Notes:
Bacterial RNase P class A from an Acidimicrobiales bacterium, 354 nucleotides, folded computationally. Rfam family: Bacterial RNase P class A. It is annotated as a ribozyme. The sequence was found by an Rfam model in a public genome assembly. Model confidence (mean pLDDT): 76 of 100.

RNA sequence: UGAGCCGGCCGGGUGGCCGCGGCGCAGCUCGACUGCGUCGAGGAAGGUCGGGACUCCAAAGGGCAAGGGUGCUGGCGAGAGCCAGGGCGGGGCGACCUGUCGGUUCGGGCAACAGAGAACAAACCGCCGAUGGCCCGGGAAACCGGGCACAGGCAAGGGUGAAACGGUGCGGUAAGAGCGCACCAGCGUCCGGGGUGACCCGGGCGGCUGGCAACCCCCACCCGGAGCAAGGCCAAGCGCGGGACGACCGGCCCGGUCGAUGUCCCCAGGUAGGCCGCAUAGAUGGAUGGUCACCCAACCGGACCCCCGCAAGGGACCGGUGGACAAAAUCCCGCCUAUAGGCCGGCUCACCGU
Numbered sequence: 001u002g003a004g005c006c007g008g009c010c011g012g013g014u015g016g017c018c019g020c021g022g023c024g025c026a027g028c029u030c031g032a033c034u035g036c037g038u039c040g041a042g043g044a045a046g047g048u049c050g051g052g053a054c055u056c057c058a059a060a061g062g063g064c065a066a067g068g069g070u071g072c073u074g075g076c077g078a079g080a081g082c083c084a085g086g087g088c089g090g091g092g093c094g095a096c097c098u099g100u101c102g103g104u105u106c107g108g109g110c111a112a113c114a115g116a117g118a119a120c121a122a123a124c125c126g127c128c129g130a131u132g133g134c135c136c137g138g139g140a141a142a143c144c145g146g147g148c149a150c151a152g153g154c155a156a157g158g159g160u161g162a163a164a165c166g167g168u169g170c171g172g173u174a175a176g177a178g179c180g181c182a183c184c185a186g187c188g189u190c191c192g193g194g195g196u197g198a199c200c201c202g203g204g205c206g207g208c209u210g211g212c213a214a215c216c217c218c219c220a221c222c223c224g225g226a227g228c229a230a231g232g233c234c235a236a237g238c239g240c241g242g243g244a245c246g247a248c249c250g251g252c253c254c255g256g257u258c259g260a261u262g263u264c265c266c267c268a269g270g271u272a273g274g275c276c277g278c279a280u281a282g283a284u285g286g287a288u289g290g291u292c293a294c295c296c297a298a299c300c301g302g303a304c305c306c307c308c309g310c311a312a313g314g315g316a317c318c319g320g321u322g323g324a325c326a327a328a329a330u331c332c333c334g335c336c337u338a339u340a341g342g343c344c345g346g347c348u349c350a351c352c353g354u
């Protein structure tokens, strides 16, 4: 100098003019008026994905069952979640980024297609044929040599597959095989050391060695539902709601019947509507804006001169450009997503100079 990584932060400022919403005060020609004062979006206000406050559902307390969710360790937190760490994977030369997470010795289940065989293994090609069998030769015989691949042995190599019962080498054998041995990987177990812990490091022993629990299942913990259009209060008009009065039945009361066609009467529930819920912004489908000037970060283009530097280059100066994503709707805490440009701190790689 260039290219990057991680963390934190900002995400325009001041003034003039015009305008918008809430509240308060004042004024008058009392109007959803005028003036003055004051307050008026974000890091995500967004998605509405989690958790809570709050409200209603009888209670929302405990137990059981069903169903659902979560699942490494430690700390913080009301919880969701966050921070740090661990194991197993993936990417990057690197700083670093990223996926995943209980149990496979309770028991069960699954693995398409291909393939001989997919879990107490199997044998298509293949290898062998020691042992037995058959044939040929030799031999008096015992037996020896050769052949066949019939019985039989094997699982090294080939082939199939996402996956084939650890890997490499040596020994061994008729051929072979953890059959034996050495080393490596994993598992189990024992010992020592470290760590709060997940776990890590070292050593010994055991030939013990496939996968899926995002299949049932087992273990531990958690979970009632609906949501501010929750919910509460006030309450027109109208009503084939009720009462009173009225009419009829009836001697009267009680009682019964009638009324769209009587009442400027009373009452209840409830609709429209209003208020609360609701906030030091806050609603009625929703105010928080527009414009001008100057300034600012930054970027682009500029000859000389001036400052710094060996130089590349930087500063100063001049001109131009110039600010994204997006906007509350009960509130709070999270998660996720969008975001022009920039600042600060730490770190990595490459090249150059000394």
Stems, first nucleotide, its partner, number of pairs: 001350010012295007020040008028031001042325001046336002049334005054227004067223005072085005086101006102218002107216002109212002124158002126154003131151002133148006166184006185209002187206008231276004241267003244263002246258004296323001298321005306315003